Bacterial RNase P class A from an uncultured Acidimicrobiales bacterium, 375 nucleotides, folded computationally. The coordinates come from a structure-prediction model, not an experiment, and the mean pLDDT is 76.
[in-house]
RNA sequence: UGAGUUGGCCGGGUGAUCGCGGCUCGUGUUGCAAGAUGCGGGUCGAGGAAAGUCGGGGCUCCGUAGAACACUGUGCUGGCUAACGGCCAGUCGGGGUGACUCGCAGGAAAGUGCCACAGAGAACAAACCGCCGAUGGAGUGGGCAACCGGUCACAGGCAAGGGUGAAACGGUGCGGUAAGAGCGCACCAGCGUCCGGGGCAACUCGGGCGGCUAGGUAAACCCCACAGGGAGCAAGAUCAAGCGUGAGAGACGGGCGGUUCGUCCACGUUCCCUCGGGAACGUCUCUCCAGGUAGGUCGCUCAGAUGGAUGAUCACUGAACGGAUGCUGGCAACAGCACCGGGAACAGAACCCCGCUUACAGGCCAACUCACCCC
Numbered sequence: 001u002g003a004g005u006u007g008g009c010c011g012g013g014u015g016a017u018c019g020c021g022g023c024u025c026g027u028g029u030u031g032c033a034a035g036a037u038g039c040g041g042g043u044c045g046a047g048g049a050a051a052g053u054c055g056g057g058g059c060u061c062c063g064u065a066g067a068a069c070a071c072u073g074u075g076c077u078g079g080c081u082a083a084c085g086g087c088c089a090g091u092c093g094g095g096g097u098g099a100c101u102c103g104c105a106g107g108a109a110a111g112u113g114c115c116a117c118a119g120a121g122a123a124c125a126a127a128c129c130g131c132c133g134a135u136g137g138a139g140u141g142g143g144c145a146a147c148c149g150g151u152c153a154c155a156g157g158c159a160a161g162g163g164u165g166a167a168a169c170g171g172u173g174c175g176g177u178a179a180g181a182g183c184g185c186a187c188c189a190g191c192g193u194c195c196g197g198g199g200c201a202a203c204u205c206g207g208g209c210g211g212c213u214a215g216g217u218a219a220a221c222c223c224c225a226c227a228g229g230g231a232g233c234a235a236g237a238u239c240a241a242g243c244g245u246g247a248g249a250g251a252c253g254g255g256c257g258g259u260u261c262g263u264c265c266a267c268g269u270u271c272c273c274u275c276g277g278g279a280a281c282g283u284c285u286c287u288c289c290a291g292g293u294a295g296g297u298c299g300c301u302c303a304g305a306u307g308g309a310u311g312a313u314c315a316c317u318g319a320a321c322g323g324a325u326g327c328u329g330g331c332a333a334c335a336g337c338a339c340c341g342g343g344a345a346c347a348g349a350a351c352c353c354c355g356c357u358u359a360c361a362g363g364c365c366a367a368c369u370c371a372c373c374c375c
Base pairs, nucleotide, nucleotide: 001371002370003369004368005367006366007365008364009363010362012317013316014315015314016313017312018311020045021044022043023042024041025040026039027038028037029036030035047346051357052356054355055354056353057352058351059232060231061230062229071228072227073226074225075224076090077089078088079087080086091105092103093102094101095100106223107222111221112220113217114216115215128162129161130158131157132156135155136154137152138151140149141148142147170188171187172186173185174184175183189213190212191210192209193208194207195206196205197204198203236298237297238296239295246288247287248286249285250284251283252282253265254264255263256262257261268281269280270279271278272277321341322340323339325338326337327336328335329334
């Protein structure tokens, strides 16, 4: 100098005028009051993500209370935290030359299931081509015979080689055999187990033993460990019109006169019925109780609404970016300064908090890595 990695920070600024919301002070109007409302002053008024509403907690209600099962979630280890699926540090595995980064990272040797197509066979193994045919069998040649040789590929043996597949039951070599095979052995790889060293642990290093060779899938059931009751501020609490329900009391039609009454006729409707009473129902008025709708208040916040404020205009300044302009440097690309233009990303709280994820123009800082050059 160039290219990167990780972490952190900023997210246009200043002023004026007008406006909006909360609180508060003064003052006016109204009201018995609580309060409502007008004017003026002061003060406060979005974010790193306020977003997605994904995880967790507070808070609230449901459940008399508790437990278990079911179900769901989490899943390497240790720690932090109120808690978490978060964070920190580490382990293992993948990627990168490296700084570093990514990982739904328990168990498939507890059991069950599944593994398309192809293929003989997809996990108790199996046999299409192939190899063999020792053993048994059938022919056949030799031999007096015991027996020996050769042929067939019938029974049968094998899984080395070919072939299929994403995946085929360790690899290489030697021995072995009729042909073969961990069948035996040596080395390598894996697994299990034991011992020793390191680490709190995950895990790791070294050595011994066992032919043990054991496929994949748990985002299939399942097993193991741990965690979880449900719903959510439109939670919920409280005050409480109107209409209606319930309880109690009273009255019930018409005419005339008249202030609350008097008088005449009639005695709300239906049923029973001894005609005078009873029961039920209806209408109206008054009183009272409970629940509770509208609505109000609280919940609710040093921003804080419940139709939802946090804005607009102007002036100055102004990052990125653009320029065919000027000067300086340079062979050039280009860089610096000046000048002209330009005018700021994603995005707007709604109970609060801790996280995660996603969006984001551009800028700044720190540490580290790689390459090249110079001293």